The RNA shown here (small-subunit ribosomal RNA) has 1419 nucleotides and comes from a metagenome. Its Rfam family is "Bacterial small subunit ribosomal RNA". For this family Rfam cites "Crystal structure of the ribosome at 5.5 A resolution" (Yusupov et al., Science, 2001).
RNA sequence: GGGGGCAACUCCGGUCAGUAGCGAACGGGUGAGUAAUACAUCGGAACGUGCCCAGUAGUGGGGGAUAACGUAGCGAAAGUUACGCUAAUACCGCAUACGCUGGAGACAGGAAAGCGGGGGACCGCAAGGCCUCGUGCUAUUGGAGCGGCCGAUGUCCGAUUAGCUAGUUGGUGGGGUAAAGGCCUACCAAGGCGACGAUCGGUAGCUGGUCUGAGAGGAUGAUCAGCCACACUGGGACUGAGACACGGCCCAGACUCCUACGGGAGGCAGCAGUGGGGAAUUUUGGACAAUGGGGGCAACCCUGAUCCAGCCAUGCCGCGUGAGUGAAGAAGGCCUUCGGGUUGUAAAGCUCUUUUGUCUGGGAAGAAAAGGCGUCGUCGAAUAAACGGCGUUCUUGACGGUACCGGAAGAAUAAGCACCGGCUAACUACGUGCUAGCAGCCGCGGUAAUACGUAGGGUGCGAGCGUUAAUCGGAAUUACUGGGCGUAAAGCGUGCGCAGGCGGUUCGUGAAGUCCGAUGUGAAAGCCCUGGGCUCAACCUAGGAACUGCAUUGGAAACUGGCGGGCUAGAGUGUGGCAGAGGGGGGUUGGAAUUCCUGGUGUAGCAGUGAAAUGCGUAGAGAUCAGGAGGAACACCGAUGGCGAAGGCAGCCCCCUGGGCUAACACUGACGCUCAGGCACGAAAGCGUGGGGAGCAAACAGGAUUAGAUAUCCUGGUAGUCCACGCCCUAAACGAUGACGACUGGUUGUUGGGGGAGUUGUCCCUCAGUAACGAAGCUAACGCGUGAAGUCGUCCGCCUGGGGAGUACGGUCGCAAGAUUAAAACUCAAAGGAAUUGACGGGGACCCGCACAAGCGGUGGAUGAUGUGGUUUAAUUCGAUGCAAUGCGAAGAAUCUUACCUACCCUUGAUAUGUCCGGAACCCUGCUGAGAGGUGGGGGUGCCCGAAAGGGAGCCGGAAUAUAGGUGCUGUAUGGCUGUCGUCAGCUCGUGUUGUGAGAUGUUGGGUUAAGUCCUGUAACGAGCGUAACCCUUGUCCCUAGUUGCUAUGUAAGGGCACUCUAGGGAGACUGCCGGUGAUAAACCGGAGGAAGGUGGGGAUGACGUUAAGUCCUUAUGGCCCUUAUGGGUAGGGCUACACACGUCAUACAAUGGCCGGUACAGAGGGCAGCCAACCCGCGAGGGGGAGCUAAUCCCAGAAAGCCGGUCGUAGUCCGGAUUGCAGUCUGUAACUCGACUGCAUGAAGUCGGAAUCGCUAGUAAUCGCGGAUUAGAAUGCCGCGGUGAAUACGUUCCCGGGUCUUGUACACACCGCCCGUCACACCAUGGGAGUGGAGUGCGCCAGAAGCAGGUAGCCUAACCGCAAGGAGGGCGCCUACCACGGUGCGCUUCAUGACUGGGGUGAAGUCGAAAUAAGGUA
Repeated sequence: GGGGGCAACUCCGGUCAGUAGCGAACGGGUGAGUAAUACAUCGGAACGUGCCCAGUAGUGGGGGAUAACGUAGCGAAAGUUACGCUAAUACCGCAUACGCUGGAGACAGGAAAGCGGGGGACCGCAAGGCCUCGUGCUAUUGGAGCGGCCGAUGUCCGAUUAGCUAGUUGGUGGGGUAAAGGCCUACCAAGGCGACGAUCGGUAGCUGGUCUGAGAGGAUGAUCAGCCACACUGGGACUGAGACACGGCCCAGACUCCUACGGGAGGCAGCAGUGGGGAAUUUUGGACAAUGGGGGCAACCCUGAUCCAGCCAUGCCGCGUGAGUGAAGAAGGCCUUCGGGUUGUAAAGCUCUUUUGUCUGGGAAGAAAAGGCGUCGUCGAAUAAACGGCGUUCUUGACGGUACCGGAAGAAUAAGCACCGGCUAACUACGUGCUAGCAGCCGCGGUAAUACGUAGGGUGCGAGCGUUAAUCGGAAUUACUGGGCGUAAAGCGUGCGCAGGCGGUUCGUGAAGUCCGAUGUGAAAGCCCUGGGCUCAACCUAGGAACUGCAUUGGAAACUGGCGGGCUAGAGUGUGGCAGAGGGGGGUUGGAAUUCCUGGUGUAGCAGUGAAAUGCGUAGAGAUCAGGAGGAACACCGAUGGCGAAGGCAGCCCCCUGGGCUAACACUGACGCUCAGGCACGAAAGCGUGGGGAGCAAACAGGAUUAGAUAUCCUGGUAGUCCACGCCCUAAACGAUGACGACUGGUUGUUGGGGGAGUUGUCCCUCAGUAACGAAGCUAACGCGUGAAGUCGUCCGCCUGGGGAGUACGGUCGCAAGAUUAAAACUCAAAGGAAUUGACGGGGACCCGCACAAGCGGUGGAUGAUGUGGUUUAAUUCGAUGCAAUGCGAAGAAUCUUACCUACCCUUGAUAUGUCCGGAACCCUGCUGAGAGGUGGGGGUGCCCGAAAGGGAGCCGGAAUAUAGGUGCUGUAUGGCUGUCGUCAGCUCGUGUUGUGAGAUGUUGGGUUAAGUCCUGUAACGAGCGUAACCCUUGUCCCUAGUUGCUAUGUAAGGGCACUCUAGGGAGACUGCCGGUGAUAAACCGGAGGAAGGUGGGGAUGACGUUAAGUCCUUAUGGCCCUUAUGGGUAGGGCUACACACGUCAUACAAUGGCCGGUACAGAGGGCAGCCAACCCGCGAGGGGGAGCUAAUCCCAGAAAGCCGGUCGUAGUCCGGAUUGCAGUCUGUAACUCGACUGCAUGAAGUCGGAAUCGCUAGUAAUCGCGGAUUAGAAUGCCGCGGUGAAUACGUUCCCGGGUCUUGUACACACCGCCCGUCACACCAUGGGAGUGGAGUGCGCCAGAAGCAGGUAGCCUAACCGCAAGGAGGGCGCCUACCACGGUGCGCUUCAUGACUGGGGUGAAGUCGAAAUAAGGUA
């Protein structure tokens, strides 16, 4: 809500509890555990199965309870108790049971449940019976799918995990399970697994697949799909077809929550969501519309499975941000060589288009069904119902008004990121200045950064770009495909040998490997191919191929393996010879030498070294002679000779013994090769026990050397070296080369055999060793090369960047020393090999040079001059700094110079160009000031054009602006110039040849030269820059010309040009000639001639390069800096200072001299703002004077040393002249700071110079004077000139420098290189460590929740049996076994931590030494 008058009652619907059924074991999540109870593939037998399909049979008749509910309680809650009532497809018997189970069989045992619809005849009062359909239920058979179990093969790392195992392995009986089985139990046996890796430890879900790669592989296991495991941690069972169960139960534990403190609750690794952690990961969305699942007869319900939507550029794919035109190449930006370039057709402008977006209109597919109606068929008695087909009809969309379509306006709405040094596409400016920073590797940044930061420009990609992390590739860098081991990492020290691997020839056999065919399987998805669907694509979808695998089966028989039978070429045995330091033992074995002892002779040293000393010796050494003792080693032979597996082996004799070679036969018949583990041997040193001990000699002592000297050298000297026995087990144990076998041109020597020829000198062939050189080939090169490092085969060992490290820990061995096996953290971008070019060497060979030596004279000592350092100063301007700065820039600082300091001034400037204005320029003059300057007065008016006005050139002044200016910085931004190696003989190129290459050759070798000079040889042939020559000068001669020169004459005029000379030209010298040497030659030696002889002397001339050498202060110049100053002007000062040190010079220290007097001889220069004569004055500097000279004419201008004469007499002087005083001269505006010179006076140091060091080889050194440049003046400096005029050189050992060849190298910034160790400091990782803390695990013990099983004497008990008592059965309780958590003891493994301690690594400038690299200074 309907029926009914109302109520009872009944029916329908909604909601909710309970009983009962099915599901909840699916779906969804996660990967903790798991290395095998897993997974993949292929097989197997002893199993289960709800729902589903097919078949057969059945579904009869009874019983007792219990939720719900009612009443009464307890508790905070969760929940729960007592009593009472009741149903079922809930529960329990009975009957029946063919196919089921048990049993040999007889036989025994075991089921069920109903519900819904329709109906003709018949029966019944009715319910209904009866028939039938559907759906359940029971028993059973078969199937499908699913699940359980078993086997084989495959599936990560560690051997510093090598032995593991007691229900362990098997059997028998029993139990248990759905099922085989030690799955469990009792007994018996002693097995089982393991080097083909057991056990243990670490890590891990597995697969289809995914990423990468040419492949083989390597890495991985998100999404999707299959399997497994797990569900807070651990244990357990219950239910069920299925679980030992994610959203079930019980127990223990940890945690969280509630609580009335008594007790309870929970498990997001479901979907969302929260917190935390983290570099980091989404919405507490919609819908069951589709697909699928569960329940249901169905309608329908449930479904965070699923389908959709939201967030995130996380990935893949597609699209857009506009298109065309447009040069004044706009503006702006940036750069600039200031011309321009670039941004850039880019923009603007003009003409178009409209994807996306916006607005507006339309608008899907995804939907098939189920349901209704009609009709046909099946079942059936049936026109019920159900099922199936056909037709028709109605309804259902979360996404979503979404995809898509039409229209409108409008370039409108839309570009970033990284990079631009090389790898690697893309460049400039500014800022910064080893700062800030960058960096994948190499590496950028210290004032010009394409590398940092910014900007402009460019390159790449693009709704993305870049970084970080990770994987594969490249990487042939773990090498199966596809590597190596002489020297780069790498051959075990050597042999024997089990397992293993490999194995001669022939016949047969079988078919394990192998090959061929067929069958099954290899899930789907993915990859690949061909189609199809979204506008394309990504994506989706269909088919094919593939899945290289496994299994089964049928064949083949060559090859490998198995089995069987033969053979003799591999291997071995026997016989005859041969060589040998092969090994072991023995010897009253031999001689020389050292040492010691004894004795003799004999005297002062011996010994030792680079030189010494320690040591020995007058107590008699050393030397020498004789005798003796003892130990060790074996000269000559003796040799890239011999033997041995290697280590190794040496006087002689004897014994025992191994191996090898060779010759010719005989025999065995593959017996072989290699070898992980294993075993044996194994130099020296060392260890243990006992001997021995001459020499030598670690340690030690002493002496030397040295800065030191714990070394090298010397004097001593103990272990040891020797013997016996036992250990050790390592070496550059090396040929840095594993063993065995086969093959591939040769030559020469030598050892041991054999054969042949022969003229008896010898030669040829062959086997086995041992050396040298070399074809092909190999090798990165060096090198190897029939004895391979060549070409192959078999087996073993070993390597994978350097350091840490052959170390730590652990194990094994050892008496110890130690050996063996053997990491990691951390750190670096290298370490290494071979060869090349240089450089270097306390390597070698050759050569040169005033390099040494031989000489002469100096420096270093004194005084002075000058430069430098240092110091000082207001300033002492700057530069130059070993040789190769220091009498240098400076050929000349009182002012100037002058750059420095102080003071005073100027600011478009002292000077240049452009613009404008004014004025001629210019001359005289006052005041002030230190001056620069400031400020006045007066005079004056030119030249050109023009009639004039005015204009122009030039000059002066003023204004403003571009700009001037800078001896400010950078010589490490540069040009130019210069020094030095070095006037050394070198440095290169083209072509060719050679080497993978760097490179080499040429250019080296033999001679020769001053020389890469020349000759010769030569895979080189040529050429260039250097050398030489050409140039200048000097030395001889000739020709020409001669004034101012020269010259005849006494001079001049006037002559002459022979000589000197001058200045033009030429000749001459070239090893040309002769002799010798030389392989020819080049060349050298000697000689002649000649003025000159071997580049005649001197000069100029300076290769490629080195030194970031020097110079921005000569000049030029990039960049930076200053701009009323870092520019310009002026005055004064300074560059001239002075405890000191150094360089270069001058003068001396005296008699080869000083002084005085007399007298002789040059060259080269200079001169008009000049040189200046004669003459006069002055002691003199100089003054006056004025002739001559623009110079072979005149002047400077007397040369000096020399020679002649005198004096001094070895002294601080008649040496020496500094210093100082006085007086002067000259220049100049001016000599105070601060000039030169003169006269008089004064008269210092110094008496030949330590260590050390310089120059010079002939007209040189030494010595003597003269001139010039620079200046107004001012040289002891510099540049020149001539006069006088030596000594010495044996020679190349040494010092220095250089050249060529060669050698070593760890150097290349190149020996002023590189580099080692301790110590000190800082940091890092790591070992040991009394211990401490955690985790895991083994064994033993204690304990024992829940639970299943077993036992049960206590308590309780509806169904069945029994008349009853009671029984059967069940439950609770208790006990036992098992067992989780827990406790305890002892081991083991592992992680963390630990006072202290060990070494290691790393770190711009620490200490000590000097170990290595060269002969590294002792190889």